[in-house]
RNA sequence: AUCCCAGCCCAGGAGGAACGCUGGUGGCGUGGAUAAGGCAUGCAAGUCGUGCGGGUAUGUCCUUUGGGGUUUUCCUCAAAGGGCAUAUCAGCGGCAGACGGGUGAGUAACACGUGGGUAAUCUACCCUGAGGUCAGGGACAACCCUGGGAAACUGGGGCUAAUCCCUGAUAGUCUCUUGGAGCGGAUGCUCCCGAGAGUAAAGGGGGUUUUCCCCGCCUCAGGAAGAGCCCGCGGCCCAUCAGGUAGUUGGUGGGGUAAUAGCCCACCAAGCCGAUGACGGGUAGGGGGCCUGAGAGGGUGGUCCCCCACAGGGGCACUGAGACACGGGCCCCACUCCUACGGGAGGCAGCAGUCGAGAAUCUUGGGCAAUGCCCGAAAGGGUGACCCAGCGACGCCACGUGGGGGAUGAAGCCCGAAAGGGUGUAAACCCCUUUUGGCGGGGAGCAAGGGUGGUCUUUUGGACCACCUUGAGAGUACCCGCCGAAUAAGGGCUGGCUAAACUCGUGCCAGCAGCAGCGGUAAUACGAGUGGCCCAAGCGUUCUCCGGAAUUACUGGGCCUAAAGCGUCCGUAGGCGGCCUUGUAAGUUCCCGGUUAAAUCCUGGGACUCAACCUCAGAAUUGCCGGGAAGACUACAAGGCUAGAGGGCGUCAGAGGGUGGCGGAACGCCCGGUGUAGGGGUGAAAUCCGUUGAUAUCGGGCGGAACACCGAAAGCGAAGGCAGCCACCUAGGACGCUCCUGACGCUGAGGGACGACACCCCGGGGAGCGAAACGGAUUAGAUACCCGUGUAGUCCGGGGCGUAAACGAUGCGCGCUAGCUGGUGGGAGUGUCGACCCUCUCACUGGCGAAGGGAAGCCGUUAAGCGCGCCGCCUGGGGAGUACGCCCGCAAGGGUGAAACUCAAGGGAAUAGACGGGGGCUCAAACAAGCGGUGGACCACGUGGCUUAAUUCGACGACAAGCGAAGAACCUUACCAGGCCUUGACAUGCCAGGUAGUACUCCUGCCGAAAGGUGGGAGGACCGGUUAGUCCGGAGCCUGGCACAGGUGCUGCAUGGCCCUCGUCAGCCCGUGCCGUGAGGCGUACCCUUAAAUGGGGUAACGGGCGCAACCCUCGCCGGUAGUUAUAUGUGUCUACCGGGACUGCCGGGGUUACCACCCCGGAGGAAGGAGGGGAUGACGUGAGGUCCGCAUGGCCCUGAAGGCCUGGGCUGCACACGUGGUACAAUGGCCGGGACAACGGGCUUUGCGACCCCGUAAGGGGGAGCGAAUCCCUUAAACCCGGUCUCAGUUCGGAUCGAGGGCUGCAACUCGCCCUCGUGAAGCCGGAAUCGCUAGUAAUCGCGGAUCAGCCACGCCGCGGUGAAUACGUCCCUGAGCCUUGUACUCACCGCCCGUCACAUCAGGGGAGUCAGGGAGACCUGAAGAGGGCGAUUUCGCUCUUGAAGGUUUCUCUGGCGACCAGGGUGAAGUCGUAACAAGGCAUCCGUAGGGGAACCUGCGGAUG
Repeated sequence: AUCCCAGCCCAGGAGGAACGCUGGUGGCGUGGAUAAGGCAUGCAAGUCGUGCGGGUAUGUCCUUUGGGGUUUUCCUCAAAGGGCAUAUCAGCGGCAGACGGGUGAGUAACACGUGGGUAAUCUACCCUGAGGUCAGGGACAACCCUGGGAAACUGGGGCUAAUCCCUGAUAGUCUCUUGGAGCGGAUGCUCCCGAGAGUAAAGGGGGUUUUCCCCGCCUCAGGAAGAGCCCGCGGCCCAUCAGGUAGUUGGUGGGGUAAUAGCCCACCAAGCCGAUGACGGGUAGGGGGCCUGAGAGGGUGGUCCCCCACAGGGGCACUGAGACACGGGCCCCACUCCUACGGGAGGCAGCAGUCGAGAAUCUUGGGCAAUGCCCGAAAGGGUGACCCAGCGACGCCACGUGGGGGAUGAAGCCCGAAAGGGUGUAAACCCCUUUUGGCGGGGAGCAAGGGUGGUCUUUUGGACCACCUUGAGAGUACCCGCCGAAUAAGGGCUGGCUAAACUCGUGCCAGCAGCAGCGGUAAUACGAGUGGCCCAAGCGUUCUCCGGAAUUACUGGGCCUAAAGCGUCCGUAGGCGGCCUUGUAAGUUCCCGGUUAAAUCCUGGGACUCAACCUCAGAAUUGCCGGGAAGACUACAAGGCUAGAGGGCGUCAGAGGGUGGCGGAACGCCCGGUGUAGGGGUGAAAUCCGUUGAUAUCGGGCGGAACACCGAAAGCGAAGGCAGCCACCUAGGACGCUCCUGACGCUGAGGGACGACACCCCGGGGAGCGAAACGGAUUAGAUACCCGUGUAGUCCGGGGCGUAAACGAUGCGCGCUAGCUGGUGGGAGUGUCGACCCUCUCACUGGCGAAGGGAAGCCGUUAAGCGCGCCGCCUGGGGAGUACGCCCGCAAGGGUGAAACUCAAGGGAAUAGACGGGGGCUCAAACAAGCGGUGGACCACGUGGCUUAAUUCGACGACAAGCGAAGAACCUUACCAGGCCUUGACAUGCCAGGUAGUACUCCUGCCGAAAGGUGGGAGGACCGGUUAGUCCGGAGCCUGGCACAGGUGCUGCAUGGCCCUCGUCAGCCCGUGCCGUGAGGCGUACCCUUAAAUGGGGUAACGGGCGCAACCCUCGCCGGUAGUUAUAUGUGUCUACCGGGACUGCCGGGGUUACCACCCCGGAGGAAGGAGGGGAUGACGUGAGGUCCGCAUGGCCCUGAAGGCCUGGGCUGCACACGUGGUACAAUGGCCGGGACAACGGGCUUUGCGACCCCGUAAGGGGGAGCGAAUCCCUUAAACCCGGUCUCAGUUCGGAUCGAGGGCUGCAACUCGCCCUCGUGAAGCCGGAAUCGCUAGUAAUCGCGGAUCAGCCACGCCGCGGUGAAUACGUCCCUGAGCCUUGUACUCACCGCCCGUCACAUCAGGGGAGUCAGGGAGACCUGAAGAGGGCGAUUUCGCUCUUGAAGGUUUCUCUGGCGACCAGGGUGAAGUCGUAACAAGGCAUCCGUAGGGGAACCUGCGGAUG
């Protein structure tokens, strides 16, 4: 990287929402989801005078009295009484307050939905029909008198009306009792068939006034509508709730109700419910619908409609047609308020409103105009229902914020390769329009009805006409005119998913984040700007639901290895079930009928300008009920069959099970013999045994356990499991015959039985082995691995446990789908005398494989294929097979089996790598064999560290460290201190001014350490024009200014280039093709061979490329040419150039699967062989290897400084440590004298190499020949050889260090150069652990040259030649490498990964002495209202019993809060201890069990292979 299992996340739609930013208009909807918490205030249910009697007020009439006017009649005023009218107040009475409105607490229930039943019922008002409405009596309010009380309210006495109450009459179709007939499935229904008994009523208004009309009243029947009760079916979670139940289940009789019923009671019986989930617990109003979805389904029940329940918590009844009654009553409790402390009052889950809690939800509005409801004969009254308005972008819908023109395109801003690009027709500007807005004018529909009058009609009813009158909304909608682009745009996003990118800022900070993940100096991911994208009066966020999710899979999933087959079998319920015939019609299919309320959804139409919204019609309402038809299939009933299954008879194999007996080998012990010093054990040892005689060996005896060979991939069994031999008892199976039964079958929730090892209990037994324990080793430790002892145990009998990697990790049964080849058992056939062979067949058991399946590995008639039936099980990882509860167990423990919390994973198979204390093959100065070193000493150099003003910087295992440095006294130089410069030491361009003794050169004064500053003098220019005038212009230069220069400042993790390394290793790729779902593989594997992927053979590969090799340089041999400066001459040597030569070409042998080929070994020839030696040459890539201080370069940073110049200092500092070297420690040596032989190189165009000679002990100096060099010089090479001396000594070894004196270079040797001479003479006597180089002209050893360079810290580096070895048996043991293969939990790849204890922090859950709160149940005590009974009184009353809410005592149970402490768990960049696992993980791992141990773990026994 891949495929798959699996979870997490996202894009969609929706919401009674809330929050952030923003906000122009209108319409239609919608708005307390939390505290069924508490409520101030107002309103929300009244009405009727045509039921009745009163009070008050006004008006009027009558009567009486009085006054006034007046002669009286008469007029007028007042009072009293009476009547009437109007208004009003309460009362009696009637109807309505059971509707309408609110809420969702309770309720898992006939509460709801749906379909039925009521032969078990009720129904006020309304409608229809029939009949009736007679006579009489009585009381209580109001009112009057009087009493109590703060109040609320209330007691007593007296009067009175009615549609109030009572009695009587009449009535039957009503009710009760009873006879007959008919009908029905039925407890019932019907009858113009009977009989007996019983209960009625109310009046009021009007009038043309006894007779009429209206409104009522009574009885019965029917209707409409409503209600009660009962039943079938349907819709939540928990089985870690499995048993529940005493009025419980039924009966008889009674009570009670409108009515059935244990609803209630007495008695009798003992039933009733439950895995098809009773009982218990949790949660919840239900439905129409709504949201989502392709659908099936999932979620939900707000607004609207239907039903239910409730009205502060609880109980109770009264009234009534209807209530156990939201705005009625009684009682208890809690709370609030009033009080004169004696008592009282109250119930917004009605509309507004208030407090509270909350993320959060509106006005204490208008009106009864409309719709509806109540009352009324009506007018009318009432109505927070309702109709309107108000508030909120809360939602849906519609509209606007302008339209057209307008530049190769303003400004601003952004980007930029500096050319330009973008914003962008966008703006400005010109023309136009006026929705919205402002002003003005007009102005609705919603109005039906009611009243008055009239006409018609039989009527006061009804119809029609005229007039009058009724609108909260509202002067609103709408229409017209005028004004003016005028009043009106934001939000989110812009790395991927996902549509839209640039710049700056920031620097794992600040922050972002739905997921994966961004941010550690170039961030399209943070913040900002600009641009862009998406929506738009909204846009985002959060929460919730559905979808995507086939991720609970009915539609539509799985279980060998990913999560998942019960350890195995038997079997209950259940599910499923062979062939034929007949019947039935439950399932099934079709048809018809009923229902499926309305609204919603859908289709079509209509109407508000459209739409939302509203409306009409249709369709739909997938369901249930009833009727009918069909008869294939299923079911049921009946009959039959034999293919399934079972039985019978015959034959056969087997470690199938149980019991008893017998046997030999081995082992241990005991006795005896032989025999002597060891044995045993291990990697090596030790503990241990043995001279009291072991081990070894022989003989005899005893004991326990297990059964070699046969033996096998074999056999048997359901599984666990089963093995010496014999006998007995016993189970299952296969084959053959086709004789019997006749579907008798399969599976199997619960249940039962069996069930390795370990372990437990009791009793035996105990040879060997052997947890624990002890000892010895190993080790840093070693509670282990190894060794020596050794107890439980292992064995037997009996009982328990019930688990395993109990595995084929694969449930059981049946059928179907190619074969080939083994094994075991049985049968048949042909041939044969037979053994036997061959062919066929049944059962079991292996291997390979067609189709097919599978993610693949693989499976494949023994399926993991194709089907059917039934069971079990799974649903991300961790927490956890844990906790709690329950069941089982003696215990250990087993079974069942969660959650909180946490993570963005976890897993399977396969792939490429890397790795392995895996394997195979093969290499390498890798080891070995050998030679010389390093590590010890002193010194030099480099580095670290320390120091310092600075000790400039880089390089850090191999692949930094005598490296950049092939030359630090100044310079270099980048560092430090101080002094200075600022267009700059250097480049290009521009502007302004100056400039003839100017640029430039030389000399020189002053200050100064120098740089620099500031003067004097001398020489002395160029180009063009030209009127030739030292006139003008230019260049140059100076001064001032602007662009810019400059930076060894940062980033090698932004880069180029170059380099190091693996590695001179033999590898690394491509095209096409083939294989594979794919990553990828083949090619490139295999065999032979090679230094080599070198070559060959073979091959699903065939070709090709980069590497290897070769081509190049050099050395070695030969030839040719040229020969100077080589050579006295010639030749040779030598120098330079060119060419030849070597190719396994030749011979022999080997290699065999095959002739070849490739190749190997030996030989000949040859200067040289099988690559002749050396060099140059370094594949794809790896190491973010090294270098921004060689150079180049992006970005960032500095600009009187981080640039530039100068003087001085530093890079050389020194307690230490490391690396690389030099010199030594000596006799294979030192010293002295003499003698010999190289090669490569270098050398002055102003000063180089410098001979001979002279001076100096010497360094060196003087001098200067020769040489621009095969000619001259450097240049005597040294080791070596010869002779001498030293004689084993810190020395005649060794030369450090120090002193003195000199020489040389250089402006200058103090810091800080090299050399010489004399003196001094340190450490060191061959180097611990460890470690390096080298395979031949190599190592070792010896000197010589060169670059850099004034000189030199060079003992370094790069070259050159001289002398010149030893060893390689061999191997993969160490290191490293290549190929193939294997395992893997690794993939920044073993310097990987990773486990557990401990310590710290934090979180959630469990246990926990208890404690607190709540729910439920039982018993008992007390017991309000009310109801029922009894007794006594008799309108209302008293006493008492039962029941009964609340309360109390006590017990049990359930749930939750807190809880010292305890145990484990999760999480948390860098803690401690070890190393358990992954590679044979260094003791293979894992499972079960037991013991042990700081911890991972270790050990025993049995098992698995993953």
Small-subunit ribosomal RNA from an uncultured Candidatus Saccharibacteria bacterium, 1506 nucleotides, folded computationally. Its Rfam family is "Bacterial small subunit ribosomal RNA". Gene Ontology terms of the family: ribosome and structural constituent of ribosome.